[in-house]
RNA sequence: AAUAUUCGUGGCGAUGGAGUUCGCCAUAACCGCUUACUCACCGAGAGGCUGAUAACUCCUACAAAUUU
Numbered sequence: 001a002a003u004a005u006u007c008g009u010g011g012c013g014a015u016g017g018a019g020u021u022c023g024c025c026a027u028a029a030c031c032g033c034u035u036a037c038u039c040a041c042c043g044a045g046a047g048g049c050u051g052a053u054a055a056c057u058c059c060u061a062c063a064a065a066u067u068u
Base pairs, nucleotide, nucleotide: 009026010025011024012023013022016059017058018057019056020055021054032049033048034047035046037045038044039043
């Protein structure tokens, strides 16, 4: 110096916040799906669709229905 492992810490898991659990990453993890259209063509542009969770619970925002 490099690699591997262990411990600790930090970060991340398509729209906000909190708790718990799980997974991933150490300059990476992560950055949704879809189309008969367009282009300089396997990738982009344009259009359309679902979801506030990685999973569970609660709050907030949005949406639908009912009642006052």
Model confidence (mean pLDDT): 75 of 100. The RNA shown here (Fluoride riboswitch aptamer (crcB RNA motif)) has 68 nucleotides and comes from an Acidobacteriaceae bacterium. The model forms 100% of the base pairs in the Rfam consensus. The sequence was found by an Rfam model in a public genome assembly. The source organism's lineage runs through Bacteria, Pseudomonadati, Acidobacteriota, Terriglobia and Acidobacteriaceae. Rfam family: Fluoride riboswitch aptamer (crcB RNA motif). Rfam links the family to the GO terms positive regulation of gene expression and response to fluoride.